[in-house]
Context: one part of a larger RNA
RNA sequence: GCCGGCGACUUAUAGGUACUGGUAGGUUAAAGCGAAAAUGCUGGAGCCAAAGGGAAACCGAGUCUGAAAAGGGCGAAGAUCAGUAUUUAUAGACCCGAACCCUGGUGAUCUAACCAUGUCCAGGAUGAAGCUUGGGUAACACCAAGUGGAAGUCCGAACCGACUGAUGUUGAAAAAUCAGCGGAUGAGGUGUGGUUAGGGGUGAAAUACCAAUCGAACCAGGAGCUAGCUGGUUCUCCCCGAAAUGUGUUGAGGCGCAGCGGUUGUGAUUAAAUCUGGGGGGUAAAGCACUGUUUCGGUGCGGGCUGGGAGACCGGUACCAAAUCGAGACAAACUCAGAAUACCCAGAGAACACACAGCCAGUGAGACAGUGGGGGAUAAGCUUCAUUGUCAAGAGGGAAACAGCCCAGACCACCAGCUAAGGUCCCUAAAUCAUCACUAAGUGAUAAAGGAGGUGAGAAUGCCUAGACAACUAGGAGGUUUGCCUAGAAGCAGCCACCCUUGAAAGAGUGCGUAAUAGCUCACUAGUCAAGCGUUCUCGCGCCGAAAAUGAACGGGGCUAAGUGAUGUACCGAAGCUGUGGGAUUAGUAAAAAUAAUCGGUAGGGGAGCGUUCCGUAGUAGGGAGAAGCAGUAGCGGCAAGCAGCUGUGGACGAAACGGAAGUGAGAAUGUCGGC
Numbered sequence: 001g002c003c004g005g006c007g008a009c010u011u012a013u014a015g016g017u018a019c020u021g022g023u024a025g026g027u028u029a030a031a032g033c034g035a036a037a038a039u040g041c042u043g044g045a046g047c048c049a050a051a052g053g054g055a056a057a058c059c060g061a062g063u064c065u066g067a068a069a070a071g072g073g074c075g076a077a078g079a080u081c082a083g084u085a086u087u088u089a090u091a092g093a094c095c096c097g098a099a100c101c102c103u104g105g106u107g108a109u110c111u112a113a114c115c116a117u118g119u120c121c122a123g124g125a126u127g128a129a130g131c132u133u134g135g136g137u138a139a140c141a142c143c144a145a146g147u148g149g150a151a152g153u154c155c156g157a158a159c160c161g162a163c164u165g166a167u168g169u170u171g172a173a174a175a176a177u178c179a180g181c182g183g184a185u186g187a188g189g190u191g192u193g194g195u196u197a198g199g200g201g202u203g204a205a206a207u208a209c210c211a212a213u214c215g216a217a218c219c220a221g222g223a224g225c226u227a228g229c230u231g232g233u234u235c236u237c238c239c240c241g242a243a244a245u246g247u248g249u250u251g252a253g254g255c256g257c258a259g260c261g262g263u264u265g266u267g268a269u270u271a272a273a274u275c276u277g278g279g280g281g282g283u284a285a286a287g288c289a290c291u292g293u294u295u296c297g298g299u300g301c302g303g304g305c306u307g308g309g310a311g312a313c314c315g316g317u318a319c320c321a322a323a324u325c326g327a328g329a330c331a332a333a334c335u336c337a338g339a340a341u342a343c344c345c346a347g348a349g350a351a352c353a354c355a356c357a358g359c360c361a362g363u364g365a366g367a368c369a370g371u372g373g374g375g376g377a378u379a380a381g382c383u384u385c386a387u388u389g390u391c392a393a394g395a396g397g398g399a400a401a402c403a404g405c406c407c408a409g410a411c412c413a414c415c416a417g418c419u420a421a422g423g424u425c426c427c428u429a430a431a432u433c434a435u436c437a438c439u440a441a442g443u444g445a446u447a448a449a450g451g452a453g454g455u456g457a458g459a460a461u462g463c464c465u466a467g468a469c470a471a472c473u474a475g476g477a478g479g480u481u482u483g484c485c486u487a488g489a490a491g492c493a494g495c496c497a498c499c500c501u502u503g504a505a506a507g508a509g510u511g512c513g514u515a516a517u518a519g520c521u522c523a524c525u526a527g528u529c530a531a532g533c534g535u536u537c538u539c540g541c542g543c544c545g546a547a548a549a550u551g552a553a554c555g556g557g558g559c560u561a562a563g564u565g566a567u568g569u570a571c572c573g574a575a576g577c578u579g580u581g582g583g584a585u586u587a588g589u590a591a592a593a594a595u596a597a598u599c600g601g602u603a604g605g606g607g608a609g610c611g612u613u614c615c616g617u618a619g620u621a622g623g624g625a626g627a628a629g630c631a632g633u634a635g636c637g638g639c640a641a642g643c644a645g646c647u648g649u650g651g652a653c654g655a656a657a658c659g660g661a662a663g664u665g666a667g668a669a670u671g672u673c674g675g676c
Stems, first nucleotide, its partner, number of pairs: 001676006011091013025048003031042003052059002062074004094232002097229001101222006112196009121186001123155003126151001130147006159183003163180005198214001200210002235609006245258005259363002261360007270353001274348006286335002291331003295327005302320002304317005366391010396407003411582004416578003422572003425557003431569001433568006444559001450544002454541010471528005477501003483495002507522001511520002583599005610665001612662006622653001629649005
């Protein structure tokens, strides 16, 4: 891991409610008698009910309050005893599960320390004190050699330990092996016997050790401790169907009450959507009349700076600036005004509903999306409110895949039809459909500020056959090198002025250039040519801007439409709608039938059934001419749980029906026992 067996809402007592039955007042308890098959007989004590109100006296279909004959409160119709179901309380109370706490005992054969008594430590090295001899001293001291054999001394086996690495890690081993390592005459190792015991011991102290157990050993008991926590909780079908909110809580993953669900009953001039009529508002947008904020301009209280004066005071000012006027703005805590929605009232509307009461719940972690706000960074698959939807508890189609998006709410069957969203070249069902445009970027199939003779459309305006724009040819002159300035200044360093003439036209000069001239060029003009040429704004689609780590975000192929915009007609496309057949629920009916509506569903409520074991009817029907059980099966009937028939096996019991009682249904609990 699989298979098989076992495995969880029970029982008692006391209440509530519903249903069924008895009686009309109901009923006995203890006890006694009787029986052994009794729910029998006796027993009326007691309990409930039959009248309530008041604190009570007390009164009484009333009573209390009250001064009251007022008003108001509570009352004036219905029980009781059993049984069944459900629920509550008390008990272990659906089952399994703690860590702990307490009581009484058992442990020091492991290990810690101590006591008593024994025992063990190869070999080698160093060479303390003391002593002896010699030297030395006045005598010591001192020096040298020898002798001697000290030490928590040195090296190193046994022995004891455990610093490093590897192996091992379902090991050879619940701590080892291998290679190295530390101590090794000492605070040394070790044998035997003994002492200290659980909030206690012992501890060269690590909360270490006290029998593979130690921040409080082990065993039995209290004990089925408790568990607001996790897991598990076994057959079928039908009807309805939530919540993840408010409030309180030593409350926040738990409870109480309310809200929302189910079921039973009662009820009215009843509710919702929608329509009509009538209301109040101060939100959005807007506005500046108030409160504040704010830019510019006019007038300029007051101030600054400054002039005059001894001072009083008189002037100036391109500075600041109150107040006021004009123009222009801003506001959740501004509003002169002011929507849409929403809300309230009345009427219509109709049982899909509503209200009330009894009983039974679950929920009180919500998620995302759209909209209006707060927090955050106008960040988050962020957080917190409001409101609507979906998911939760919702399958089906679309979005490649994709709880919360779009379409749409699945009673069952069908090799029938029509549509929704979304689609119609191939993958892939259906248009290589029609018409008109745009795009050239594979844009489509990711993004901004900003940039650009990309391209299409529109608007305004200027020039133009009296010839525009571009190109080419020619001219572009004279007074004059204007004057000043200057070394020079001649169109072209700079300053002033900017005239006149010729002419088709030509500036006292647009740029380059020269030391200054010169030279080139422009404005301007004519000719050639020939029909449009400039400028500004708006809109559509494109371009650049555009860098990330394996190769790669059109679903892919591929597409110039099979892209984008507009219009149109077809078709495809779902469990939607329709068709045909069938079922169930509710209404309907005396009962049926017709008919109508309904039948997704978690928590949860209600209803109806199937099956297992045993008991009664019952010594049942049946059964060696073959019971139960097991295996197979194309059969019959049922919506299902399931029930029969036949065949084989098996070898002795045993249905169905009507009732009753439960150790009554297995896939899950790191379930439990067995097998493999």

Annotation
The part of an RNA shown here (large-subunit ribosomal RNA, domain II) has 676 nucleotides and comes from Dolichospermum sp. Its Rfam family is "Bacterial large subunit ribosomal RNA". Rfam links the family to the GO terms ribosome and structural constituent of ribosome. Its mean pLDDT, the model's own confidence on a scale to 100, is 84.